Overview:
The RNA shown here (transfer RNA) has 76 nucleotides and comes from Pirellula sp. The coordinates come from a structure-prediction model, not an experiment, and the mean pLDDT is 83. The sequence was found in a public genome assembly.

């Protein structure tokens, strides 16, 4: 320097135009227990990396950009 993959709740990941973005796990509550685990029920918690475009309509598509990773080619 090039191609390609990834960036979404505290973590790990889904969701790829279309009602009010969601699971698991954490973390609060409560139920059960003699009491813990566990299991069960209820719930907090979002700048969808960032700026522009398309579009009625954008996490979703396009472009640049930043990060985080592959891979490959160059100089030394």
């Nucleotide at each position: 320097g090039g191609u390609c993959c990834g960036g979404u709740a505290g973590c790990u990941c889904a969701g790829c135009g279309g009602u009010u973005a969601g699971a698991g796990c954490a973390g609060g509550g409560g139920a059960c227990u003699c009491a813990u685990a566990a299991u069960c029920c209820c719930u907090u918690g979002g700048u969808c990396c960032u700026a522009g475009g398309u579009u009625c309509g954008a996490a979703u598509c396009c472009u640049a950009g930043c990060c985080g990773g592959a891979c490959u080619a160059c100089c030394a």

Record summary: Rfam family: tRNA. Rfam classes the family as a transfer RNA.